[in-house]
RNA sequence: UUCUUAUCAAGAGAAGCUGAGGGAACUGGCCCUGUGAAGCUUCAGCAACCUCUGACAUUGUCAGAAAGGUGCUAAAUCCAGCGAGAUUCUUUCUUGAGAGAUAAGAG
Numbered sequence: 001u002u003c004u005u006a007u008c009a010a011g012a013g014a015a016g017c018u019g020a021g022g023g024a025a026c027u028g029g030c031c032c033u034g035u036g037a038a039g040c041u042u043c044a045g046c047a048a049c050c051u052c053u054g055a056c057a058u059u060g061u062c063a064g065a066a067a068g069g070u071g072c073u074a075a076a077u078c079c080a081g082c083g084a085g086a087u088u089c090u091u092u093c094u095u096g097a098g099a100g101a102u103a104a105g106a107g
Stems, first nucleotide, its partner, number of pairs: 001107008013043005021032003026081004044073003049069002051065006077099001082096005
């Protein structure tokens, strides 16, 4: 960096350093932020993809665990953008795609 599969409305923050932006990118909206953004460090936590244990069953389902590898700890992936449907007369809702994030596997 590419491909495949799965998940993405749940959950979980303090301290220190630092000092102005941040919410992936673009546009629009809406938010967070000197009562300290982003980043770095330490500690803590959440979750259960890989992992481990057991049962059933046929290589998966269910239940449990959290030592290890990741990940995550404002708001649905903050919302919309493209398509379809409903509602309705301009709004709201549902759904699919696209893009993105994470994990596991493969190249």